[in-house]
Context: one part of a larger RNA
């Protein structure tokens, strides 16, 4: 000098862009943070209308709320780096597989059964929750046919699917089932490259390699039976230490060095452990089931919980925000579509945390007020600086109007084979922001921190008396201190300034 996710200190006027738990991956009240399909089932509470009525009520239409069976999400999106030095990462390369949702080709979508939730009877338990009986429905299950372009094959043959829905006589629209190819996603191998330490010199038994099974979607000792006796290491094996890795990032001319906040791609985690279940996909943060610590509820019999999602709280620390608006807008999930869900996200809020840009006035205006501070007492200086007069209105205040972020959607018409799509015409949609133009006022509302002995730009007076104190190095203070503590005057930078603190 440059730079920071900083922090302290004094000072603080606006705005735009960013940014903001680094420590204790320590503990956690509360709210929310993954839900949606009635176009896949069956049941249907309120409430409305209608008719009948002994005014109690009853019937039937219509509605559709909570739940429930099925389906598709719920493995993404969001969060943090504790693990991990190689099962990672980065780069280049292979294949022995896998692929739900989209796409694009080609067949198919016949025909049967039992069941069980929701319901209702009757129960157990403080609660969480569950027990028996009867009963009902499907795009939930479960037979039978049908079979290649699939799979297996001893090449003879054997195997193997489906569900339906709708305001419609559906080959045609949404689905279903079986084969192939496509995206894009993974899985797996391999070569290289990836911190310190030898005050760690040997390491290893499933270990190293073969044959056989057996497991996987798939290779392999991945696993298990025999055989063999290997496999790594001074080109550091094995130990110990630290440590997410990379595009990046900061410095510097660069080579290099440090470093890995935000953002974006891979790992890896979700109170600690250990395990499988379901599924295309996990061994699954807001699933499960065992065990452990920690906290809560009990009727003491038993249960319940996981914020390293967003907010907040405590802690502990030098030190880090609101328990805010919205789904308007991209983007996701379910849905034939309206929609509905989305602390993703888009905005605001808090902090000068950083960067960046504006202002806090402009011109005149004395051989020079006052006041201050020096004086050799004559005067300098502070200073055109103020006063005072002319003007000017930016940001901030005040009024009034405004484009833009809006693509979409709903209706109807027309084209059209079409509810596709395309055009027209009407209606609708902004949480937050406000460019921009305007109204009125007035110079009003906006300057401060450091430093002046050399490095190093900038002094003089007084106070102090080696004391107080100052320092980054040299060093200053012991009675005339340019270097301590005051004024006064100058210097630097300026919403800022100086300090520590790290990097280079």
């Nucleotide at each position: 000098g440059a730079a920071u996710g900083a922090a302290c200190g004094u000072u603080g006027g606006c705005g735009g862009c960013g940014u903001g738990g680094a420590u204790u991956a320590g503990g956690c009240a509360u709210g929310c943070a993954a839900g949606u399909c009635g176009a896949g089932c069956g049941a249907g509470a309120a409430g409305u209308u209608u008719a009948c009525u002994u005014c109690g009520g009853u019937a039937a239409a219509u509605g559709g709320a909570c739940a429930g069976c099925g389906g598709c999400g719920a493995a993404a999106g969001g969060g943090a780096c504790a693990g991990u030095a190689a099962u990672g990462u980065g780069u280049a390369g292979g294949u022995a597989c896998c692929u739900a949702c989209c796409c694009c080709c080609c067949g198919a979508u016949c025909u049967g059964g039992g069941a069980u939730a929701g319901c209702u009877g009757c129960g157990g338990g403080a609660a969480a929750c569950u027990g028996c009986a009867g009963g009902u429905a499907a795009u939930a299950c479960c037979g039978g046919a049908u079979a290649a372009u699939g799979u297996c094959u001893u090449c003879g043959g054997a195997c193997c699917a489906a569900a339906g829905g709708u305001g419609u006589g559906a080959u045609u629209c949404c689905g279903u089932c079986a084969g192939g190819g496509g995206a894009g996603g993974g899985g797996c191998c391999u070569g290289c490259a990836u911190c310190c330490u030898a005050u760690u010199a040997g390491c290893u038994u499933g270990u190293u390699g073969g044959u056989g099974a057996g497991g996987u979607a798939a290779u392999g000792g991945c696993u298990c039976a025999c055989c063999a006796a290997g496999g790594c290491a001074a080109c550091g094996a094995u130990g110990g230490g630290u440590a997410g890795c990379g595009g990046g990032u900061g410095u510097g001319a660069g080579a290099g060095c440090a470093u890995g906040a935000c953002c974006c791609g891979c790992g890896u985690c979700a109170u600690u452990g250990g395990g499988a279940c379901u599924g295309a996909g996990a061994c699954a943060c807001u699933g499960c089931c065992c065990a452990g610590a920690c906290a809560c509820c009990u009727a003491c019999g038993g249960g319940u919980g996981g914020c390293u999602g967003c907010a907040g709280u405590c802690g502990a620390g030098a030190a880090u925000c609101u328990u805010c608006g919205g789904c308007a807008a991209u983007g996701g999930g379910c849905g034939a579509a309206a929609g509905c869900c989305u602390g993703a996200c888009c905005g605001a809020g808090c902090g000068a945390c950083g960067c960046c840009g504006c202002g806090u006035g402009c011109g005149g205006g004395a051989u020079g007020a006052a006041g201050g501070c020096c004086c050799u007492c004559g005067g300098g200086u502070u200073g055109u600086a103020a006063a005072c007069c002319g003007c000017u209105g930016u940001c901030a205040g005040u009024u009034g109007g405004g484009a833009g972020g809006a693509a979409g959607g709903g209706u109807g018409c027309g084209u059209g084979a079409a509810g596709a799509g395309c055009g027209c015409a009407u209606c609708u949609u902004g949480a937050c922001c406000u460019a921009u133009c305007u109204u009125c006022a007035g110079a009003g509302g906006a300057a401060g921190u450091c430093c002046g002995g050399g490095c190093u730009a900038a002094g003089u007076u007084c106070g102090u008396g080696c004391c107080a104190g100052c320092a980054g190095c040299c060093g200053c203070g012991g009675u005339a201190a340019c270097a301590c503590g005051a004024a006064c005057c100058g210097g630097a930078c300026g919403a800022a300034c100086g300090u520590u603190a790290u990097u280079c």
Predicted 3D model of a 504-nucleotide part of an RNA (small-subunit ribosomal RNA, 5' domain) from a Planctomycetaceae bacterium. Model confidence (mean pLDDT): 85 of 100. It was read from a public genome assembly.